A computed fold for a 71-nucleotide RNA from an uncultured Bacilli bacterium, annotated as transfer RNA.
Rfam family: tRNA. Rfam links the family to the GO term triplet codon-amino acid adaptor activity.
The coordinates come from a structure-prediction model, not an experiment, and the mean pLDDT is 84.
RNA sequence: GGGAGUCUGGUUCAAUGGUAGAACAGCGGUCUCCAAAACCGUUGAUAAGGGUUCGAUUCCUUUGACUCCCG
Numbered sequence: 001g002g003g004a005g006u007c008u009g010g011u012u013c014a015a016u017g018g019u020a021g022a023a024c025a026g027c028g029g030u031c032u033c034c035a036a037a038a039c040c041g042u043u044g045a046u047a048a049g050g051g052u053u054c055g056a057u058u059c060c061u062u063u064g065a066c067u068c069c070c071g
Base pairs, nucleotide, nucleotide: 001070002069003068004067005066006065007064010024011023012022013021018054026042027041028040029039030038047063048062049061050060051059
């Protein structure tokens, strides 16, 4: 220099263009002599910009970060 891939709660992962979910973690509660475990409830997220569309996590494009391949 060329090419490919990934980016979603604090973490690991889902979501066929139609209200963004789960587990763990956090917080509150039940239980317990206390704690742990268990159970119930609850907070919190689409890397950034632009475009297409009635509607975008999803399609197109640019940028950024990371990973891989070729030279």